[in-house]
Molecule: Bacterial RNase P class A
Organism: Planctomycetota bacterium
RNA sequence: UCCGGCCUCCGGGCGAUCGCCGGCCUUCGGGUCGGAGGAAAGUCCGGGCUCCACAGGGCAGGGUGGUGGGUAACGCCCACCGUUCUUUGCAGUUCAGGGAAAGUGCCACAGAAAACACACCGCCGGCUGGCCGCGCCUCGGCACGGCAACGGCAAGGUUGAAAAGGCGAGGUAAGAGCUCACCGCGGCGCCGGGAACGGCGCCGGCACGGCAAACCCCACCCGGAGAAAGACCGAAUAGGAGGGUCGCGUGGCCCGCGCCCAGAUCCUCGGGUAGGUCGUUCGAGGCGGUCCGCGAGGGCUGUCCUAGAGAAAUGAUCGCCACCGGGCUUCGGCCCGGGAUCAGGACCCGGCUUACGGGGGUCGGACACU
Numbered sequence: 001u002c003c004g005g006c007c008u009c010c011g012g013g014c015g016a017u018c019g020c021c022g023g024c025c026u027u028c029g030g031g032u033c034g035g036a037g038g039a040a041a042g043u044c045c046g047g048g049c050u051c052c053a054c055a056g057g058g059c060a061g062g063g064u065g066g067u068g069g070g071u072a073a074c075g076c077c078c079a080c081c082g083u084u085c086u087u088u089g090c091a092g093u094u095c096a097g098g099g100a101a102a103g104u105g106c107c108a109c110a111g112a113a114a115a116c117a118c119a120c121c122g123c124c125g126g127c128u129g130g131c132c133g134c135g136c137c138u139c140g141g142c143a144c145g146g147c148a149a150c151g152g153c154a155a156g157g158u159u160g161a162a163a164a165g166g167c168g169a170g171g172u173a174a175g176a177g178c179u180c181a182c183c184g185c186g187g188c189g190c191c192g193g194g195a196a197c198g199g200c201g202c203c204g205g206c207a208c209g210g211c212a213a214a215c216c217c218c219a220c221c222c223g224g225a226g227a228a229a230g231a232c233c234g235a236a237u238a239g240g241a242g243g244g245u246c247g248c249g250u251g252g253c254c255c256g257c258g259c260c261c262a263g264a265u266c267c268u269c270g271g272g273u274a275g276g277u278c279g280u281u282c283g284a285g286g287c288g289g290u291c292c293g294c295g296a297g298g299g300c301u302g303u304c305c306u307a308g309a310g311a312a313a314u315g316a317u318c319g320c321c322a323c324c325g326g327g328c329u330u331c332g333g334c335c336c337g338g339g340a341u342c343a344g345g346a347c348c349c350g351g352c353u354u355a356c357g358g359g360g361g362u363c364g365g366a367c368a369c370u
Base pairs, nucleotide, nucleotide: 001366002365003364004363005362006361007360008359009358010357011356012321013320014319015318016317017316018315020035021034022033023032024031025030037342041353042352044351045350046349047348048347049226050225051224052223061222062221063220064219065218066080067079068078069077070076081097082095085092086091098217099216103215104214105211106210107209120157121156122153123152124151125150128149130147131146132145133144135142136141165183166182168180169179170178184206185204186203187202188201189200190199191198192197230278231277232276233275240269241268242267243266244265245264246263247259248258249257250256285304286303287302288301289300290299291298292297323338324337325336326335327334328333
C1' cells in the first nucleotide's frame, strides 16, 4: 500500500426554485400539510388479523432436538453446561449438541482383518511329533544348537478417515487386562448445582469401533388457505321468483272458474356481475427517564404521531452548515474536489439470510521498503 474476517456506528441537516403523489381548504387562480429502507429485498422461519374446517383420541406426514430463561411466537435472542481448536491458563472459538448395550443397514479404495474379529510380514519353541548338525555315553539314551509340519501369540511392522481400550511396569517360551499403578470406560454411593452437569470415593479387568446430515426409536410442536383473506353497499343489461292488468281455455258473448311450459305490459322481491366503501395503518410502536435483571428483556412513567393508493408518487437544480479527501497556512482559517452504491413500500409486526457504500476498533494475509 492492497485484500479479507469479526464487532460497532452511520447511510447527512436547513432553506429556496421548479416538478410528481396524497389529505384538507378554496373566491377554482391557488394555498397549506405530509410523502420509503437499513436492508422496504429473498419470502426462509415465527406470529397478529380474517375466513373455512374441527367432540375426543389415534395413524400418516412435516418440523425441532444439551439445560434454563426471554418472547405473542420462533428454527430467533440471552446466560450457562458439555465438546473442538488456539502449546497450558485466562480468554476466545467450533458443534444438525437427544438415542449406536431396541432393531435393521452401511463403512468405498487400501489392508491379514471394517465387527460372530482376524493373521500378510513377524515373534516363540514350553507342550505334541519329527528331521539335521555337533558333543557325551554304561549304546538304552542324554544335553546343546538349528529347521518349522503342527501348535502358541498379537507386542512390533504394513493399510486406512477409522484397527478391537491407552501408557508404563511386572510376567512369559513369546505374548496377552494375564496381573498391577495411572488415565479412559461402565456401575453404585455421597457431596455441589434449579437443571444440563461437575467433584470425590468404592467396585468391575473391559464387556461397549464409527455413521442417526441412513432407516429407525424417544420427547416436544404443528388443521388449511391467505389481503385476489374477508365485511358492507351495489347498478345497467340479461336471466329468475311472486303479483296486477290485458290476455289464453271453457262452442259464441258476459259473469264465474281455471291457466301462463301462449304472450304483452306494469309493479315488487331476491341472487350474481361491473363498480364503490371498509379492512388499511396507533402499533407485541418510536424516543427519554427511572426501577428490576449477569443478560436477552420486563415493569412504571413522560413525550411523539411517522407514506398509505392505484399497477403504484417521493425527482432535479442552487445556496449555507456539517462530513470526507487533497493543497496552502501568519494555526485564526483559506482554496479545490466529493456525495454515490445496494436498492424501492402495496395488510401489519418479530427474526434470519443475502446485497451495497463510508467511518472507528481489532485480528489475519499478500507485496514493497528499512